[in-house]
The prediction has a mean pLDDT of 80.
A computed fold for a 75-nucleotide RNA from a Minisyncoccota bacterium, annotated as transfer RNA.
RNA sequence: GGCCCUAUCGUCUAGCCUGGUCCAGGACGCUGCCCUUUCACGGCGGAAACACGGGUCCGAAUCCCGUUGGGGCUA
Numbered sequence: 001g002g003c004c005c006u007a008u009c010g011u012c013u014a015g016c017c018u019g020g021u022c023c024a025g026g027a028c029g030c031u032g033c034c035c036u037u038u039c040a041c042g043g044c045g046g047a048a049a050c051a052c053g054g055g056u057c058c059g060a061a062u063c064c065c066g067u068u069g070g071g072g073c074u075a
Stems, first nucleotide, its partner, number of pairs: 001074007010028004020058001030046005051067005
């Protein structure tokens, strides 16, 4: 250089192939309240994410193109 895979809450991960409402779901963590003499456990809540730019479409995390980061194969 060429080709392929990949990027989602603080972390891990589902959803992507097959576009669809409502708040993008779950676990751990964080946090408020309840419970408890207190802590832990437990119960009920809350905040927190689609790498970036563009395109297609009535509608994009999902499809297409490019960029960037990571990984692999090849010369």
RNAcentral records the identical sequence in 2 taxa. NCBI's taxonomy places the organism under Bacteria, Bacillati, Minisyncoccota. Its Rfam family is "tRNA". The sequence is in RNAcentral, with records from ENA and MGnify.